Predicted 3D model of a 262-nucleotide RNA (Bacterial large signal recognition particle RNA) from a Candidatus Nanohaloarchaea archaeon. It matches the Rfam family "Bacterial large signal recognition particle RNA". It is annotated as a non-coding RNA gene. The literature on the family includes a 2002 paper in Nucleic Acids Res by Regalia et al., "Prediction of signal recognition particle RNA genes". A source record names the gene ffs. The RNAcentral record of the sequence draws on ENA.
RNA sequence: UGGUAGGCUGGGCGACUCGGGGUCGCCUGUUACCGGAAAUCCUCGUGAUGCCGGAGCCGAAAAGCAGGGGAAGGUAUUCUUCCGGUGACCGCCCCUGGGAAAACUGUUGAUGAUCCGUCCUCCGGGAUGUAGCAGGUUGUGAACCGGGUCAGGCCUUGACGGGAGCAGCCCUAAGCAGUCUGCUGCAUGUUCGGAGGGUGGCGGAUCUGAGGUUUUCCCAGGGAUUACCGGCCACUGGAAGAAUAUCGACUCCUGUGAACCA
Repeated sequence: UGGUAGGCUGGGCGACUCGGGGUCGCCUGUUACCGGAAAUCCUCGUGAUGCCGGAGCCGAAAAGCAGGGGAAGGUAUUCUUCCGGUGACCGCCCCUGGGAAAACUGUUGAUGAUCCGUCCUCCGGGAUGUAGCAGGUUGUGAACCGGGUCAGGCCUUGACGGGAGCAGCCCUAAGCAGUCUGCUGCAUGUUCGGAGGGUGGCGGAUCUGAGGUUUUCCCAGGGAUUACCGGCCACUGGAAGAAUAUCGACUCCUGUGAACCA
């Protein structure tokens, strides 16, 4: 110098697996090729650190190996904090008893006992209001198709007279309005009588003679507890942080490092 063996074209954690790699997720890094298949998956068996097809580069030089320091990040365990879920108990609510405090009230009489009345319910009667019906009464009430009287006018007659009849006036039917009476139904901040009624509220009378009521807190017991709220405990899920263990890309330092042919 030429060639060959060989090497390089990323690494790590998690997941999966009996296990090693790959496809997958994440981290790191850049000098880090191309195409293809691969999760009820692909390829391998501890010498497992991928498979199929191609390309480029290095080439006996690097790789590589061992030890140590730093270190992104991952995993496991423990602890702390926060958020959520489930469950149990207690509180919150109601009742009873005991204790403390405060306020009010009480010899101008608390509390208790007896009696009476009332509040309540039912029955009957009255009253009032209202609705309907019936009757009475007053008023009104008919362009013509109701009555009476019917000016004028009309018809008729030789005339006297007779006839129909509008307006007006009077009256009335149905109807309408008012009012009164009766009956029925309904209602009541109404009234009378009777009956009933348990504790209670209120008022009164008699006796008694010093307590009574309310609120708050604490303790004990009982009840209720569907849900909300508060406290505590147990189990469980998630997030953040810390510690320990372990793996560790990347980086720094030291040492070692086989060796072919012409």